[in-house]
């Protein structure tokens, strides 16, 4: 440095649900709350799914693939 994630350590994120707000909706933001996550960090490139006014536009990265960045003692 790279791969891997068996045993750790120090950290991190935050499902459902509740409250407030935004939006036509899917859904998103903040607070609470933890089902879980070795990238559950980021990106809408491909596929899927969802919404709409179904031409097309929007949403979803915690659906799958891909790209890219990052923490770690021992082996």
């Nucleotide at each position: 440095u790279g791969a891997g994630g068996u045993c750790a350590a120090a950290a991190g994120c935050a499902a459902a649900c509740c409250c407030a707000g935004a939006g036509a909706a899917a859904u998103c933001u903040g607070g609470g709350g933890a089902c879980g996550c070795a990238a559950a960090g980021c990106c809408a490139c491909g596929g899927g799914u969802c919404c709409u006014u179904a031409a097309a536009g929007g949403a979803u990265a915690g659906c799958c693939g891909g790209g890219u960045u990052g923490c770690c003692g021992g082996g």